[in-house]
RNA sequence: CCAGGGGGCCGGGCAGCCGCGGAACUUCGGUUCCGAGGAAAGUCCGGGCUCCACGAAAGCAAGGGUGGCGGGUAACGCCCGCCGGGGGCGACCCCAGGGAAAGUGCCACAGGGAGCAGACCGCCGAUGGCCCGGUAACGGGCACAGGCAAGGGUGAAAGGGUGCGGUAAAGGCGCACCGGGGCUUCGGCAACGCGGCCCGCAUGGCAAACCCCACCCGGAGCAAGGCCGAAUAGGGAUCCCGCGUUUCUUCGGAGACAGGGCGCUUCGCCCCAGAGGAUCCGGGUUGGCUGCUGGAGCCGCGGAGCGAUCCGUGGCCUAGAUGAAUGGCUGCCCUCGCGGGGCAGGUGCCUCAUGGCAUACCGCCCGCGAGACAGAACCCGGCUUACAGGCCCCCUGGCAAC
RNA sequence: UGGGAGAUCGUCUAAUGGUAGGACUCCAGAUUCUGGCUCUGGCUAUCGGGGUUCGAAUCCCUGUCUCCCAGCCA
Numbered sequence: 001c002c003a004g005g006g007g008g009c010c011g012g013g014c015a016g017c018c019g020c021g022g023a024a025c026u027u028c029g030g031u032u033c034c035g036a037g038g039a040a041a042g043u044c045c046g047g048g049c050u051c052c053a054c055g056a057a058a059g060c061a062a063g064g065g066u067g068g069c070g071g072g073u074a075a076c077g078c079c080c081g082c083c084g085g086g087g088g089c090g091a092c093c094c095c096a097g098g099g100a101a102a103g104u105g106c107c108a109c110a111g112g113g114a115g116c117a118g119a120c121c122g123c124c125g126a127u128g129g130c131c132c133g134g135u136a137a138c139g140g141g142c143a144c145a146g147g148c149a150a151g152g153g154u155g156a157a158a159g160g161g162u163g164c165g166g167u168a169a170a171g172g173c174g175c176a177c178c179g180g181g182g183c184u185u186c187g188g189c190a191a192c193g194c195g196g197c198c199c200g201c202a203u204g205g206c207a208a209a210c211c212c213c214a215c216c217c218g219g220a221g222c223a224a225g226g227c228c229g230a231a232u233a234g235g236g237a238u239c240c241c242g243c244g245u246u247u248c249u250u251c252g253g254a255g256a257c258a259g260g261g262c263g264c265u266u267c268g269c270c271c272c273a274g275a276g277g278a279u280c281c282g283g284g285u286u287g288g289c290u291g292c293u294g295g296a297g298c299c300g301c302g303g304a305g306c307g308a309u310c311c312g313u314g315g316c317c318u319a320g321a322u323g324a325a326u327g328g329c330u331g332c333c334c335u336c337g338c339g340g341g342g343c344a345g346g347u348g349c350c351u352c353a354u355g356g357c358a359u360a361c362c363g364c365c366c367g368c369g370a371g372a373c374a375g376a377a378c379c380c381g382g383c384u385u386a387c388a389g390g391c392c393c394c395c396u397g398g399c400a401a402c
Numbered sequence: 403u404g405g406g407a408g409a410u411c412g413u414c415u416a417a418u419g420g421u422a423g424g425a426c427u428c429c430a431g432a433u434u435c436u437g438g439c440u441c442u443g444g445c446u447a448u449c450g451g452g453g454u455u456c457g458a459a460u461c462c463c464u465g466u467c468u469c470c471c472a473g474c475c476a
Stems, first nucleotide, its partner, number of pairs: 001398010012333007020035006037373001041384002044382005049221004057266004063217005068082005083097001084095004098212002103210002105206003120152002122148003127145002129142005160178006179201001180199005186193002225290004235281006244257005259271004283475003297316008334371007342364002345362002347358004403472007412426004420456001428444005449465005
């Protein structure tokens, strides 16, 4: 210098003038301070908070989710480290990465055969059979019985792969190496790894199909919820569940059993009456306060840890709107793009050198235009998606020079 | 702001993971003196991107768009 990998950050700056929202002060004129994001977004996960619910705990069912191992965390489907598999020369990247000999299901078309497989083409015909020759032994032929999973062909996939031996032809039939399964020494918290021994090894793929195993989860959401005020007809219809039995009694009521409600069971609570529940119609209103922003908060320093992160300590306060504020104009600067012009700084050639010549590719000057994605709405932790342009750090491969 | 559902020819609507079918419309031809009706033939689609699988409209992830519901009082 070229090509690439990983991580982090900024995402216009300054000044003047005019505006907007909030808080404090006010002499009511105004003054001072604060005022969007890395994603405020999608709402895909996880929590806080609130109600259901002045009921609690455990178990179960249903439904949903997660899925190598260990750690971090309030929690997670997130993050970190490691393991295994795959890709890349490499830095590094990707993986929904439990179970397919628990069961069910599916594997279209093609193909002979698609699941404890199969003879279409093919190979053989040792053994048996038939024919010919031969006295016989035997030789030759046919491809009828039959043997064969090597070769061809189909397919995404055809029951380990390569090689040698063996055979009538073949085949883990035998052997070597690779692959696979089981047991096991050692190392590691573990996933797993290295090695040893045994088994020739019939027992595909799909679980982002049902399912099995392990673990996790109650539901709804700030239009949650609380308070105040205004107004109206404190209204109506349909349905569900019910008004049961019995003891005592001072006749008010109390208790027991059964029944109903709280998802079910155990316990507990409520109900014995219009007490409760569901849906719908009709009426009024379109107000205020609160929840509301100080919090798993931000910045710095020190320590532990490979790291995510944690611990200690010091400092800081940093939006709370409710049709919803954070903007507009001007000037200078910055970045990018386009156009124009000249200069000869870089660059090329010549020369020992000073220097000379050429060139508008880079740089310089002037003018014009543009400055992304987007915008809080109860609050946090993540993920995902969008994003003009730019900066920094580390690393890999190649070329050249020292 | 919160919650839920969906997207297939121009329109409406089918399709147990296995060739995307039908109706209307449109186009061309036939019939007719011409138009319509009728008959024959044809064009046209799985919202975009990625993954799982041999194979995706269907299953999973992600984005885009559309539609629906929800205030308070009594």

Predicted 3D model of RNase P RNA and transfer RNA as a complex of 476 nucleotides. The coordinates come from a structure-prediction model, not an experiment, and the mean pLDDT is 76. Rfam match: Bacterial RNase P class A. The family's RNA type in Rfam is ribozyme. Its family is annotated with dimeric ribonuclease P complex, tRNA processing and ribonuclease P activity in the Gene Ontology.